[in-house]
Order: sequence, then structure tokens, then C1' cells
RNA sequence: GCCGGUGUAGCUUAGUGGAAAAGCACCACUUUCGUAAAGUGGGGAGCGACGGUUCGAUCCCGUCCACCGGCU
Repeated sequence: GCCGGUGUAGCUUAGUGGAAAAGCACCACUUUCGUAAAGUGGGGAGCGACGGUUCGAUCCCGUCCACCGGCU
């Protein structure tokens, strides 16, 4: 330098056009003499950035950024 892949809650992932779900973690409560475990409830991300397409974009297209891999 060229090619490909991945960027979504604190972490690990799902979702792939009608605007985001789960597990763990966190907070509260129940239970316990107390802790842990267990149960119930709750908060938290607008999806790497900027443009474009569309009535509408996390999802499609372009550029850039970060990381990973391959080739030279």
C1' cells in the first nucleotide's frame, strides 16, 4: 500500500428498514441472627463519527476513525 472482518448498556452478545432485547454487573425490596445464595421490582445504550438514500436507518450506500486478520 491492497483486501476482508468487527465496532450496539460497565462487560458479553442479540436484533439487520417502522426507531433497541437478554445474561452478568448495579440499585431497592423480600427472605436470613448476619453474609452469601435465591426471589421480586427498577434504572441505565438511540447503536464508532460524519454525510447520503428513504416518508422512516442500528440495519442500505460513501468517506473517515479504532481494533483484528490476510496479501505484498